A computed fold for a 172-nucleotide RNA from an Opitutaceae bacterium, annotated as c-di-AMP riboswitch aptamer (ydaO/yuaA leader). Its Rfam family is "c-di-AMP riboswitch aptamer (ydaO/yuaA leader)". Rfam 15.1 lists 7,607 matches to the family in 2,262 species.
[in-house]
RNA sequence: UGGAUUUUCAGGCCAAAGUCCGUCUUCUUCCAAAGGCGGACACGGGGGACCCAAUUAUUCCGUCGUUUCAUCACGGCGGACGGGGCGAACGACCAGCGGGCAACCGCCGGUCAAGGUGACCUUCCAGCACCAAGCCCGUCAGCUAACCUCGUCGGCAAUGGAAGGGUGAUCC
Numbered sequence: 001u002g003g004a005u006u007u008u009c010a011g012g013c014c015a016a017a018g019u020c021c022g023u024c025u026u027c028u029u030c031c032a033a034a035g036g037c038g039g040a041c042a043c044g045g046g047g048g049a050c051c052c053a054a055u056u057a058u059u060c061c062g063u064c065g066u067u068u069c070a071u072c073a074c075g076g077c078g079g080a081c082g083g084g085g086c087g088a089a090c091g092a093c094c095a096g097c098g099g100g101c102a103a104c105c106g107c108c109g110g111u112c113a114a115g116g117u118g119a120c121c122u123u124c125c126a127g128c129a130c131c132a133a134g135c136c137c138g139u140c141a142g143c144u145a146a147c148c149u150c151g152u153c154g155g156c157a158a159u160g161g162a163a164g165g166g167u168g169a170u171c172c
Stems, first nucleotide, its partner, number of pairs: 002172004009168002012156003018041009042152006052142001059080008082140001083137004091112004096107004115131004120165007
């Protein structure tokens, strides 16, 4: 470069989490490979104007005093309760345990559930399976151009059918 295989070749998934270059280390004759550091590109997050938007707690509990038939209300003192970010993981109900006079705080289990994922891509049809956590900032941040800044980990193994599209792979 050409041909064949194309409804009987193949395609990995979640997540932002990748590619390349330089340099050093390990191994080595060298290359390659793995790792560290630095950079570029790419992808993702946070902060950050005008304008716009927004506006709260003088909340709850206990105690003392005033007032009252009493409650309410008012005041003093003490206690409780901030706010925000990444992420699909927002929330509701019930049960048990611990701390506290209480407000409330913590641990843990179950049921439901907003929302989320499922294999080249898109659409349609039918369905099932699974997740619905965790972590961070530290009293502080709405949006936000310029600008500043941070991350590129980790964990896994995949429903079916139809139509269309596209990529690569394999073989010669």

Model confidence (mean pLDDT): 77 of 100. Of the family's consensus pairs, 96% are formed in the model.